Source information: A computed fold for a 99-nucleotide RNA from a marine eukaryotic metagenome, annotated as Glycine riboswitch aptamer. The coordinates come from a structure-prediction model, not an experiment, and the mean pLDDT is 80. Of the family's consensus pairs, 91% are formed in the model.
[in-house]
RNA sequence: CAUUGCGGGAGAGAUUGGUCGCGCCUUAUCGUAAUGAGGCAAACCCGGCGCCGAAGGAGCAACCGCCCCGGAAACUCUCAGGCAAACGGACCGCAAUGG
Numbered sequence: 001c002a003u004u005g006c007g008g009g010a011g012a013g014a015u016u017g018g019u020c021g022c023g024c025c026u027u028a029u030c031g032u033a034a035u036g037a038g039g040c041a042a043a044c045c046c047g048g049c050g051c052c053g054a055a056g057g058a059g060c061a062a063c064c065g066c067c068c069c070g071g072a073a074a075c076u077c078u079c080a081g082g083c084a085a086a087c088g089g090a091c092c093g094c095a096a097u098g099g
Base pairs, nucleotide, nucleotide: 001098002097003096004095005094006093007092008091013049015048016047017046018045023040024039025038026037027036028035029034050083051082052081056079057077058076059075063071064070065069
C1' cells in the first nucleotide's frame, strides 16, 4: 500500500402524477367452487417539482515532487448515485493475509 472480516458511520420529500399489479376487501349470481362488478393496493418502471454529497466521476487549487510536466482535498459541480426503514456509504478503529 492492497484485499478480507468485525464495529462505528452523516446529509437531503415516507413529495407528486402515471402504467402494471405481490396480495386484500365489499357485493351479486350461485352453492363446498367458479364467474361478474366495484374499491384498496406492495415492489419495480416512466415522468414533474424540490433537495443532499461521504460510492464513482469531473473541475479549481493550497501544497508536494524527479519541477518539461505530473500528483493532489473532506473545497467546488452534481453526470452518476442518494432523499422513512433496509441496502449503500467517504472516512475511522481493531484483526488477519499478501506485496